Notes: Predicted 3D model of RNase P RNA and transfer RNA as a complex of 511 nucleotides. Rfam match: Bacterial RNase P class A.

RNA sequence: AGGCGGCCGGGCAGCCGCUGCACCUUCAGAGCGCCGUUCGGCGUGCCUGAAGGGGUGGAGGAAAGUCCGGGCUCCACGGGAACACGGUGCCGGUUAACGGCCGGCGGGGGCGACCUCAGGGAAAGUGCCACAGAGAACAAACCGCCCGGCCCCCGCGAGCGCUCGACCUUGUCGAGUGUCCAUGGGUGCUGAGCAAGGGUGAAACGGUGCGGCAAGAGCGCACCGCGCCCCCGGCAACGGGGGCGGCAGGGUAAACCCCACCGGGAGCAAGGCCGAAUAGGGGUGGUCGGCGGCGCGGGUUCGCUCGCGUGACGCAGGGGUGUUCCCGCCCCACCGCCCGGGUUGGCCGCGCGAGGCGCGUCGCAAGACGCGUCCUAGAGGAAUGGCUGCCCCGUCCUGACAAGGACGGACAGAACCCGGCUUAUAGGCCGCCU
RNA sequence: CGGGGCGUAGCUCAGCCUGGUAGAGCAUCUGCUUUGGGAGCAGAGGGUCGGAGGUUCGAAUCCUCUCGCCCCGACCA
Numbered sequence: 001a002g003g004c005g006g007c008c009g010g011g012c013a014g015c016c017g018c019u020g021c022a023c024c025u026u027c028a029g030a031g032c033g034c035c036g037u038u039c040g041g042c043g044u045g046c047c048u049g050a051a052g053g054g055g056u057g058g059a060g061g062a063a064a065g066u067c068c069g070g071g072c073u074c075c076a077c078g079g080g081a082a083c084a085c086g087g088u089g090c091c092g093g094u095u096a097a098c099g100g101c102c103g104g105c106g107g108g109g110g111c112g113a114c115c116u117c118a119g120g121g122a123a124a125g126u127g128c129c130a131c132a133g134a135g136a137a138c139a140a141a142c143c144g145c146c147c148g149g150c151c152c153c154c155g156c157g158a159g160c161g162c163u164c165g166a167c168c169u170u171g172u173c174g175a176g177u178g179u180c181c182a183u184g185g186g187u188g189c190u191g192a193g194c195a196a197g198g199g200u201g202a203a204a205c206g207g208u209g210c211g212g213c214a215a216g217a218g219c220g221c222a223c224c225g226c227g228c229c230c231c232c233g234g235c236a237a238c239g240g241g242g243g244c245g246g247c248a249g250g251g252u253a254a255a256c257c258c259c260a261c262c263g264g265g266a267g268c269a270a271g272g273c274c275g276a277a278u279a280g281g282g283g284u285g286g287u288c289g290g291c292g293g294c295g296c297g298g299g300u301u302c303g304c305u306c307g308c309g310u311g312a313c314g315c316a317g318g319g320g321u322g323u324u325c326c327c328g329c330c331c332c333a334c335c336g337c338c339c340g341g342g343u344u345g346g347c348c349g350c351g352c353g354a355g356g357c358g359c360g361u362c363g364c365a366a367g368a369c370g371c372g373u374c375c376u377a378g379a380g381g382a383a384u385g386g387c388u389g390c391c392c393c394g395u396c397c398u399g400a401c402a403a404g405g406a407c408g409g410a411c412a413g414a415a416c417c418c419g420g421c422u423u424a425u426a427g428g429c430c431g432c433c434u
Numbered sequence: 435c436g437g438g439g440c441g442u443a444g445c446u447c448a449g450c451c452u453g454g455u456a457g458a459g460c461a462u463c464u465g466c467u468u469u470g471g472g473a474g475c476a477g478a479g480g481g482u483c484g485g486a487g488g489u490u491c492g493a494a495u496c497c498u499c500u501c502g503c504c505c506c507g508a509c510c511a
C1' cells in the first nucleotide's frame, strides 16, 4: 500500500419520567356470611378497579425490505396419478427446510493475498439476430488474387512493303512510315477458379506457422482448439495420458422450449373462548334438480290419475380452496358478491425456543453429538426517554504548546415466532495473509 | 401488521407480454387569420422512460436490488 475474517457500535454517576410483572398499604365495587329486614349495618378477603410505596425487567445488528425457507393456525384436507402454473439448476456435503451455508471442480480477473460467475441442454424443435455489409445461418462473392477469350492502346524485336537521302549503277547503307506475327504491360467487357487479404459488423462457417499451388484453400504437416473412443485417478463435478477424425455443429434459453428436482391455498386482522348490541333483514348468482317414498287437494268406472308441497327418508346426482380422474371420508343447505343493521369490549393464541453461553469429542469446514449452566421485552396504535456533570472519539478555532472553547457522535425502533439473504450504517478494536 | 398495484414530455395516458424509430391528447412557443383577444389553420421545441447493477451486439421492455406513491384487509348477526 492492499486482501480476508471476526467483534463492538458509547461508558459511569445523579435527578426526573414511561411501561410489564409480582408484593405491601389504603379506598371503592361486586360476591359470601351474620344481624336486622321499607332497607341498612358489621365482618371477610377469593375476584375486579383506582391511588400510593418500595422491588425487579424493558429494542437491534440490522428490529428494515418482505426477497426466500420453515414452525403455528384455519380451509373436513387423507392417499395416488396426470396436466397446468410457479420456482430451482456444476459436484459433494450440511440443515427442520431453503434460492442459505461449507468444501471441491470449471470459466474469467489480479504480480499476489484473493475476488467473481442465474455455472444443466443451442448435436429435439420453433423464433430472433435491427443498422451497416456482397453475404447473418440449406452461406455469399463488393473490392481483390489467378487462368482463358475478345476489343483497344503502349513498348521492344524480326520479316515484308512504300517514300526520301548518300554512294558510279542492278544494288547496298541510313532515316521515316505502314502492316502481319510472336512477346511484355495497361484499360474495358466476358467465362471459369479461389476465399488468403481489404472492407462491414457484436458476430463472417476453427487459430498460428511452414510447405504447397496458376492463385488459393485442412489441400498436406506441426502445435493449439474441437469431437469421438479407450485407459488411469477421483463418490462426483472433473483432471491426466493415448489413439482416431481434417472440422461437421455461429450467438441467444434473465426468448418459447427440453431435461432433472421441488412446490395445495391463505395468513396472528390466522384462529379459539366469553360478553354486548342489531332487522338471524333484503337483492343476486352457483351447486340445483330428477325419480321413488310421504303429505295435502281435485277428479274417479275405486283400478287409478292430475296438480301442489316436502322435515334430505331411499336412489341417483352435486359440492368439498388450480383443473381432471381413482380410492376413502364429510356435507347436501351451504357458499360467493352487493345493499342495509349492530359493536369498536375482555381472555387466550403470546414467548422454554430447530434458544443463549461455556467446555469436551468428531469433522478441513458448514455442522453434529454429549455434559454443565442461564431464563432474557412483550401490553393498546404501541413504553424502552429527557436533563446535568465527568470520561471517550472526530472536526474547527484560540494558543504562552501546558491547555481552553465551540460543534458533532451514525443507520435506525420489537408487534406470532424462528433460520437465512439483501439493503442502510458515524466511528473504533482484534486476528491472519500478500 | 399482512396483501396487491403503479412510476414514460408541464398534466393525463399508450408502448412493455413478443427487446432494435419513444408516441398520442391537452398545455407551451412561433407564424397566418382578426382592429385586438379567443377560437381555427400550419409548424416547432420539450424525455438520463423513478434510481443502481446485471443478461444481451443492443433494455422503457427481461432479471435482481432499491426509492417514492396509491389501494385493500377488524369483528358480530
Stems, first nucleotide, its partner, number of pairs: 001434008010391007018058004023053007031044005060411001064422002067420005072267004078327006085263005090104005105119001106117004120258002125256002127252003142198002144194002147191004152186004157181001159179009206224006225247001226245008271348004281339007290315003293310007317332004341510003355374008392409007435507007444460004454491001462478005484500005